RNA sequence: CGGGAUGUGACAGGAGAGGCCGCCACGUGGCGGCGCCGAAGGGGAACCGCCCCAGAAACUCUCAGGCAAAAGGACUGCCGCAUCGAC
Numbered sequence: 001c002g003g004g005a006u007g008u009g010a011c012a013g014g015a016g017a018g019g020c021c022g023c024c025a026c027g028u029g030g031c032g033g034c035g036c037c038g039a040a041g042g043g044g045a046a047c048c049g050c051c052c053c054a055g056a057a058a059c060u061c062u063c064a065g066g067c068a069a070a071a072g073g074a075c076u077g078c079c080g081c082a083u084c085g086a087c
Stems, first nucleotide, its partner, number of pairs: 004084006011077003018034001020033005035067003041063001042061003047055001049053001
């Protein structure tokens, strides 16, 4: 000097699926019923390694969550900060 890795903050982007039915409150809400979604989280698991075991996808399940908008949102881009730090 500083590619890169991890964490974190700001900004920008960011999908899917009933504004369903009944009752109560009558405003977003609560309870029950049927249907549905996959991108917080969680389980399984392809795959991979050093094969006990660990890691683990945008695959799978749908427990949680969600199914107008808003909010949330994996993840992506960019910038800043902290730590590590190859050549």

Glycine riboswitch aptamer from Pseudogulbenkiania subflava DSM 22618, 87 nucleotides, folded computationally. The sequence was found by an Rfam model in a public genome assembly. Rfam family: Glycine riboswitch aptamer. Rfam's curators write: This family represents the bacterial glycine riboswitch. Rfam 15.1 lists 9,425 matches to the family in 5,228 species.